Model confidence (mean pLDDT): 85 of 100.
Small-subunit ribosomal RNA from a metagenome, 1453 nucleotides, folded computationally.
The sequence is in RNAcentral, with records from SILVA.
Its Rfam family is "Bacterial small subunit ribosomal RNA". Gene Ontology terms of the family: structural constituent of ribosome and ribosome.
[in-house]
RNA sequence: AGAGUUUGAUCGUGGCUCAGGAUAAACGCUGGCGGCGUGCCUAAUACAUGCAAGUCGAGCGAUGAGGCCCCUUCGGGGGUACAUCAGCGGCGAACGGGUGAGUAACACGUGGAUGACCUGCCUCAAAGUUGGGGAUAACUCUUGGAAACGAGGGCUAAUACCCGAUGUGCUCGUUAGUUCAUAUUGACGAGUAAAGCUCCGGCGCUUUGAGAGGGGUCCGCGGUCCAUCAGCUAGUUGGUGGGGUAAUGGCCUACCAAGGCGAAGACGGAUAGGGGGCGUGAGAGCGCGGCCCCCCACACUGGCACUGAGACACGGGCCAGACUCCUACGGGAGGCAGCAGUAAGGAAUAUUGCACAAUGGGCGAAAGCCUGAUGCAGCGACGCCGCGUGGGCGAUGAAGGCCUUCGGGUUGUAAAGCCCUUUUCUGGGGGAAGAGAAAGGACGGUACCCCAGGAAUAAGCGUCGGCUAACUACGUGCCAGCAGCCGCGGUAAAACGUAGGACGCGAGCGUUAUCCGGAUUCACUGGGCGUAAAGUGCGUUGAGGCGGUUUCGUAAGUUGGACGUGAAAGCCCCAGGCUUAACUUGGGGAGGUCGUUCAAUACUGCGGGACUUGAGGGCAGCAGAGGGAGGCGGAAUUCCCGGUGUAGUGGUGAAAUGCGUAGAUAUCGGGAGGAACACCAGUGGCGAAGGCGGCCUCCUGGGCUGUUUCUGACGCUGAAGGCGAAAGCUAGGGGAGCGAACGGGAUUAGAUACCCCGGUAGUCCUAGCUGUAAACGAUGGAUGCUAGGUGUGGGGAGAUAAACUCUCUCUGUGCCGAAGCUAACGCGUUAAGCAUCCCGCCUGGGAACUACGGCCGCAAGGCUAAAACUCAAACGAAUUGACGGGGGCCCGCACAAGCAGCGGAGCGUGUGGUUUAAUUCGAUUCUACACGAAGAACCUUACCUGGGUUUGACAUGCGCGUGGUAGGAAGCCGAAAGGUGACCGACCUUCGGGAGCGCGCACAGGUAUUGCAUGGCUGUCGUCAGCUCGUGCCGUGAGGUGUCGGGUUAAGUCCCGUAACGAGCGCAACCCCUGCCCCUAGUUACAAGUGUCUAGGGGGACUGCCCGGGGCAACUGGGAGGAAGGUGGGGACGACGUCAAGUCAGCAUGAUCUAUAUGCCCAGGGCUACACACACGCCACAAUGGCCGGUACAAUGGGUCGCCAAGCCGCGAGGCGGAGCCAAUCCCAAAAGCCGGUCUCAGUUCGAAUUGCAGGCUGCAACCCGCCUGCAUGAAGCUGGAGUUGCUAGUAACCGCAGGUCAGCUAUACUGCGGUGAAUACGUUCCCGGGCCUUGUACACACCGCCCGUCACGUCAUGGGAGCUGGCAACACCUGAAGCCGGUGGGCUAACCCGCAAGGGAGGCAGCCGUCGAAGGUGGGGCUGGUGACUGGGACGAAGUCGGAACAAGGUA
Repeated sequence: AGAGUUUGAUCGUGGCUCAGGAUAAACGCUGGCGGCGUGCCUAAUACAUGCAAGUCGAGCGAUGAGGCCCCUUCGGGGGUACAUCAGCGGCGAACGGGUGAGUAACACGUGGAUGACCUGCCUCAAAGUUGGGGAUAACUCUUGGAAACGAGGGCUAAUACCCGAUGUGCUCGUUAGUUCAUAUUGACGAGUAAAGCUCCGGCGCUUUGAGAGGGGUCCGCGGUCCAUCAGCUAGUUGGUGGGGUAAUGGCCUACCAAGGCGAAGACGGAUAGGGGGCGUGAGAGCGCGGCCCCCCACACUGGCACUGAGACACGGGCCAGACUCCUACGGGAGGCAGCAGUAAGGAAUAUUGCACAAUGGGCGAAAGCCUGAUGCAGCGACGCCGCGUGGGCGAUGAAGGCCUUCGGGUUGUAAAGCCCUUUUCUGGGGGAAGAGAAAGGACGGUACCCCAGGAAUAAGCGUCGGCUAACUACGUGCCAGCAGCCGCGGUAAAACGUAGGACGCGAGCGUUAUCCGGAUUCACUGGGCGUAAAGUGCGUUGAGGCGGUUUCGUAAGUUGGACGUGAAAGCCCCAGGCUUAACUUGGGGAGGUCGUUCAAUACUGCGGGACUUGAGGGCAGCAGAGGGAGGCGGAAUUCCCGGUGUAGUGGUGAAAUGCGUAGAUAUCGGGAGGAACACCAGUGGCGAAGGCGGCCUCCUGGGCUGUUUCUGACGCUGAAGGCGAAAGCUAGGGGAGCGAACGGGAUUAGAUACCCCGGUAGUCCUAGCUGUAAACGAUGGAUGCUAGGUGUGGGGAGAUAAACUCUCUCUGUGCCGAAGCUAACGCGUUAAGCAUCCCGCCUGGGAACUACGGCCGCAAGGCUAAAACUCAAACGAAUUGACGGGGGCCCGCACAAGCAGCGGAGCGUGUGGUUUAAUUCGAUUCUACACGAAGAACCUUACCUGGGUUUGACAUGCGCGUGGUAGGAAGCCGAAAGGUGACCGACCUUCGGGAGCGCGCACAGGUAUUGCAUGGCUGUCGUCAGCUCGUGCCGUGAGGUGUCGGGUUAAGUCCCGUAACGAGCGCAACCCCUGCCCCUAGUUACAAGUGUCUAGGGGGACUGCCCGGGGCAACUGGGAGGAAGGUGGGGACGACGUCAAGUCAGCAUGAUCUAUAUGCCCAGGGCUACACACACGCCACAAUGGCCGGUACAAUGGGUCGCCAAGCCGCGAGGCGGAGCCAAUCCCAAAAGCCGGUCUCAGUUCGAAUUGCAGGCUGCAACCCGCCUGCAUGAAGCUGGAGUUGCUAGUAACCGCAGGUCAGCUAUACUGCGGUGAAUACGUUCCCGGGCCUUGUACACACCGCCCGUCACGUCAUGGGAGCUGGCAACACCUGAAGCCGGUGGGCUAACCCGCAAGGGAGGCAGCCGUCGAAGGUGGGGCUGGUGACUGGGACGAAGUCGGAACAAGGUA
């Protein structure tokens, strides 16, 4: 520091994901030791049990077994030291410890204020500590109660309580000075204290002042989310009097006033303890607040006060409530968010341990007591840190495992083995520091040290497709599974599982969750808004933000210095202590939007003065569909009236509906009415935008030019209120044309559309509403700056005598372009350039221009605007293709023009289908279907049935055997294969043997599967003219250029132009056949010699010549000559590639399968089936013909197991025959044609299918299932629907001939050969295919593409919903506990006063009344959840339905 993922590829935008670090963690697998930390994040849920706050006898009474002393009536009594349960009294219990519920607040942090305050214990200072009095607990007696707990009588003490004295002081009142201020000082008056104990050292007590430390209160500033919370407020805001407090204050109360807060976010809602800090990050930030420290809040829930220096009090009290427990049912008790522990909840969090030895705290004079604070130990790899599981040598690279191309490789110096060590472990011995004068140690027989033993006690986890480091085998077969993202898995998986190996980390390793980072993806640092998400439809203005030149002042911002503060811990640096580290100690540093103060004055602010260039005004001119109102005009449509006139008109792709004989349309005249204003008219004008168009008048806004005439910064930007096309709404008018809805006619599979005929609302006017738009330049406003060129609108100036014209200039509006910008497209003084200011807006796609809520609206609806859920993309620009019912140019028997066919019939053949034991297999649009097959009766043959065989029909190797061996073979058995078998009987040899044969082991074999694992070959586009490369150039890049343009060609053929220049594969040529001529040779042919001919060589044709066209280039039209003329005709030859095209059955071949069968042999059957459908053909339907007779002319080929002549026999197929021929010699061997005759339009003398009989031939064999012949039979068919094929000249058509295969043949097929021998092409609009250029694209599996919506099914989340049911915070009223306060106080009452006393008084208490008041009740609302018949849409889901909306002009842009 980046990477993966959108595309065929590219650049950009943009989201998702990953690699890093972290954690109070949990889970899975695994686990040796130690140190230091850390451990209920959930239920502030409920708690059994024990402990967590006591102490003081030197405050007091009392009690006391025992000790000591004294007395003794020996019963006991007194005193003393000591001790003490409980009590009175004092101090503490407000600390320490826990938790985070509540709290958005002066709660916290930071800095200030207190002239508005308090402070026990402690320190210092001043003064004092005197005289009296009355009670009361304990105790005792009586008594209630189950208990808790009381009630009454009696006794008693104090450092408990009360009164008096004194008054340094203090408090209050009056008064004088002083201060900014209530501080403070003086005078006078009034009031006001105390406690004792003692070991005699002291310790206490009272009043006052000061200090230290602690606290209360107030203020500035700082730190969460929601505006779908916008208005809130009655003690509310202020004042006065009073009350209350330690103290200010509406803190409380009475009265008065009507204020106070709020877009700089009040009020409301949600969430949350705050900070020091912690994690991450380069930083800025973002997230967090566990341990430790500070502050706050809370203590079962709610309320309340008491005591006290301090509390509204965790282990105090009272009341109410919920819950739990005890009970004798009458009543009582309780509060672990202290330490342990239990239950529950949860993914999850520890011991009912030891000690007060240390540190600290409370009490005490002290000893000491108490202390679950604390110090330690225990449990947990929960975290961090350290150590170990051994070290060295050791190759035959052992064995085993795994892989293998079988050679080897790897595990791997790894192991074994030899030598060594002992951290750790086990055993034994010693043994601390921690303790300030002695003693005293929970930890602890611990750390540490020594000795002995023995490699001994100690390794796992994750990963290995890319990102990302690490690869093979097997298994599996879209299954099982994996997955963070992209994505893997459908028979060759480095992605699943296992194994081997490798990589990473290591007592851990992975996973999950969460946070930061990467993410410059909320952008302060540090982003954007023409088309990717994003500029408000437009203007005006208040607040706010920003603001021209110059000067003076000020010093708020700003900058610098000093001082204060920013606790400790933490962080950084430097040292030190534990063996090291973690950890820890000391020192230094850093850290703020803070405070005070001094200084500076550039910039900003503020105040004063000046200026003119920004802005505005005046004056003089100018253009304009700018706005509003009123009036006027003509053309056209329609309607009405009248005339002329007659049968149609209208409309369309074509029609029909419609109109018309009741007179239309057409035409002429007259009239009515509404709406809109042709030409002018122009990327012309005006306006802020929407928008504005005949002419005239009135009212009115803005702009431009000139002028240096005035003001003097008056400026820019900017919620709300205003304007705002069309459609729509309300009311009233109006209504010609047009025209949603609607009706009809067409079209169509349908046609709720497109087309046609009608037609209502509307369109128009008036008044009002609506407030939207692709309201677009998809570009907010303002200002300045930065090359030009060229049009056009409005104005001005100059040159010239003037015009034309030219030049300059201001302001609009267009085009092209420099720099620059941009992802590109493009923008470019009218910026999307360079800058400044202000506003608005964006943050992945969908859900969603939606829901809910609010506001607006009469409604329609508008504005504002989410979430759940879901996807890994969505998107912009450009590129190359492909495609288009886009365009241009151009080809092709592509159409057209022709000729002959096919499609109908019969038959042949192939295919589908069906059938079958099997009908073997393959080929399936063009590019399968007379195709593989150029020959299925057996064989072929792969299929079926049956019989048989197992080293095999065939190959190689090894081992063993074998001499009348291998082999042949009469006969016998059998359907055959095969078995048996008299007899016959080998080969080579270096003489060992080999070959052969038999047995056995390896293996053979397979037309079994996969053509989607392959090679090779082939088809097709297509004989189309294309496909590429090098270098250069252009582009960020994909890529382009070249290969484009203008001509031309059959051709990317050639020429010219040209940032291209060249080149390659294709085209063409070179090759073969053929046409003319020549030469050479000549078997055969022919009478010779020639050369028809044969087979070798050569010539000839090149746009070479002429004329025209042309850029006088390529080339082209015509002509001459020539056998042939513009590639003469034909063939071979097939670029880069496409179709996962075809072929595993021609061959080869990976993998898989098979191994007494899927191999091999044999017999028979099948491939020849037959309701049917298609394809390729043959023969026909007849007279251009059929039949009969006669007669003529080829070429290519083939031939010895062959072709077969003559001759003879047979009606014929054929037979006999044997001449000739291994072939230019012989043979196979022509037909149509020509001549003559006959038939006469008929299912025929056409046609031949079918069938019967009789024969012939091949063959081992013609039943299934051959061909041929003769006789007989004589079907369909009278020229073929929609549609469709071939062919452009020696072609089509017609005619025969030959060949291969082959015993024969189902060949009418195929491949060749010759004979006869046409018609037509205007032309390129259309159909099909193709080439080039261009255009659009949402396609790229590429239009057989993509893709939308309804419906149906499943799953999920969500809105509405009659309602039902919770929660929260308020409000109104009722009731109202405890308690404080107030009133009353007839009952009760020691201290003080009067009184001899009785008694009275002062004061107090109970009780009662009242205000406030928690909780409760009732009620109507608010907010927020859950649930709900039904319902709305939404998302998602390999192969559902209907259509076909979008993408091409997407077929109606």